Model confidence (mean pLDDT): 86 of 100. The part of an RNA shown here (small-subunit ribosomal RNA, central domain) has 340 nucleotides and comes from an uncultured bacterium. Its Rfam family is "Bacterial small subunit ribosomal RNA". The RNAcentral record of the full RNA draws on ENA and SILVA.
Context: one part of a larger RNA
């Protein structure tokens, strides 16, 4: 390879959108490439398989045939496939509601930190498990009142909602994407999946420039401690925040890939519709069934189909070498020898 696997043992791609491919609903004719009978014709011997004979038997030996595989000639028409005729279920358009931190871009608001600057006050404030470093009579800490100025949005806050993920959470207002239910009006298989490929990605980090209230990688100082390059204080520098470009990773996790049919039941929530009820979501708890077991169970890890990634013993290693991508940091891709 093949077979077996992928929630926890190795193993589901961070995530969509899509090209090749590969799969694909009913139903009409038509073809005859795929498939299937027959013939016939080719194909070195030996080996393979059947079936016989011969060495007392097997092993071996000989003989005799089939099946493959490729043509070429007739014929079958179910199923693939090609053309073509029609259907509505599956997909999508339409119309009419709806929920909602979906994005984007402006604006505009209150608490709270700190800072300024005035009053009032006067010895302490802070800080720990206990101190000290630090701040303060050049008048802090407390308090009143007023100004900057930044970042985040208390309660509502909910196994609530929206997004494909990544991730959204004050308010208005503007422009925008998607869902969902309800009519069954339109098209008529338009479908699903996806190697490449394109797009989108938390945090760090890097480039140019701005901005810096608080916090705070590194730094310093104070403790601890044998030691203390830490857990703890006092302090603060990048960075955090904006605009524009990169990177392209994550315990990017439901550790669970997408789709699409079928398989008990009860219960909470949320949306639509309607009020016997149904549709889409989010949750417990269980049946059969699975499962190594935990557990999973109409949101499947049940039972089937179809595609596309992965995985093969543990280390060396996500190194190394070469390839590419980056401004670098690094990123993808990714062995071996050796050892067990």
């Nucleotide at each position: 390879u093949u077979g077996g696997g992928u929630g926890u043992a190795a193993a589901g791609g961070g995530u969509g959108c899509g090209u090749a491919g590969g799969c694909g609903g009913u139903u009409u004719a038509u073809u005859a490439g795929g498939u299937c009978u027959a013939u016939g014709g080719u194909u070195u011997a030996a080996u393979u398989c059947c079936g016989a004979a011969g060495c007392u038997u097997a092993a071996c030996u000989u003989c005799g045939g089939u099946u493959c595989g490729c043509c070429a000639u007739a014929g079958a028409a179910a199923c693939c496939g090609a053309u073509u005729u029609a259907c509505u279920u599956g997909a999508g358009u339409a119309u009419g509601g709806u929920a909602g931190a979906g994005g984007c871009a402006a604006g505009u608001g209150g608490a709270a930190u700190u800072u300024c600057u005035a009053g009032u006050g006067u010895a302490g404030c802070g800080g720990u498990a206990a101190a000290a470093u630090g701040c303060g009579u050049a008048g802090a800490u407390a308090u009143u009142a007023g100004a900057a100025g930044g970042a985040a949005c208390a309660c509502c806050a909910g196994u609530g909602g929206c997004g494909a993920a990544g991730g959204c959470g004050a308010c208005u207002u503007g422009c925008u994407g998607g869902g969902c239910c309800a009519u069954c009006a339109c098209u008529g298989a338009c479908g699903c999946u996806g190697a490449g490929g394109c797009a989108c990605g938390a945090a760090a980090g890097c480039g140019u420039g701005g901005g810096g209230a608080g916090c705070a990688a590194a730094u310093a100082g104070g403790a601890u401690u044998a030691g203390a390059u830490a857990c703890c204080c006092u302090a603060g520098u990048a960075g955090u925040c904006c605009a524009c470009g990169c990177c392209g990773u994550a315990a990017a996790c439901g550790u669970g890939a997408a789709a699409u049919a079928c398989u008990a039941a009860g219960u909470g929530u949320u949306g639509g519709a309607a009020u016997u009820u149904c549709c889409g979501g989010u949750g417990c708890u269980g049946a059969a069934g699975u499962u190594a077991a935990c557990a999973c169970a109409u949101u499947a890890a049940g039972u089937a189909u179809u595609c596309c990634a992965c995985c093969u013993g543990a280390g060396u290693a996500g190194u190394c070498c070469g390839g590419u991508c980056g401004c670098a940091a690094g990123g993808c891709u990714g062995a071996a020898a050796c050892u067990c």